The RNA shown here (transfer RNA) has 71 nucleotides and comes from an uncultured bacterium. The sequence was found in a public genome assembly. It matches the Rfam family "tRNA". Rfam links the family to the GO term triplet codon-amino acid adaptor activity. About the family: Transfer RNA (tRNA) molecules are approximately 80 nucleotides in length.
[in-house]
RNA sequence: GCGGAAUUAGUUUAAUGGUAGAACAGUAGGUUUCCAACCUUCUAGCAGGAGUUCGAUUCUCCUAUUCCGCA
Repeated sequence: GCGGAAUUAGUUUAAUGGUAGAACAGUAGGUUUCCAACCUUCUAGCAGGAGUUCGAUUCUCCUAUUCCGCA
């Protein structure tokens, strides 16, 4: 320099263009003499920008970061 892949909650991870789901973690409550475990509830997310579209996490382009390959 060229090509490819990935980026979603604090962490791990799903999602055929049509209200973004789950687990762990966290808050609050219950249970227990206390702790742990367990039960209930709540909070928290689409890397950034532009475009296409009635509608974009999803499609296109650019940028950023990480990884892989070629030279």